[in-house]
RNA sequence: GGGCGAUUAGCUCAUUUGGCUAGAGCGCUUCCUUGACGUGGAAGAGGUGACAGGUUCGAAUCCUGUAUCGCCCA
Numbered sequence: 001g002g003g004c005g006a007u008u009a010g011c012u013c014a015u016u017u018g019g020c021u022a023g024a025g026c027g028c029u030u031c032c033u034u035g036a037c038g039u040g041g042a043a044g045a046g047g048u049g050a051c052a053g054g055u056u057c058g059a060a061u062c063c064u065g066u067a068u069c070g071c072c073c074a
Stems, first nucleotide, its partner, number of pairs: 001073007010026004019057001028044005050066005
C1' cells in the first nucleotide's frame, strides 16, 4: 500500500436485511428485607449507536469518506 471484518450504556453483547424518541445481563444509585454484610425484592439513572456527509417521509440498519482495532496479502 491492497482486501476483509469490527466499532451500540461503565463492561460484555442483542437489535434476523429502514418504522427505534434503541434493549438485555453484570455493574451503579435509592428504598424494602438483615443487628450488620451478603442474598433476595422494588424503583431509577445512564446512549450525539466511532466521526462526517449523502439517500429516504423515516437510518443503529442502505451508500461514500475518515479514524481506531483485528486478520490476511504484498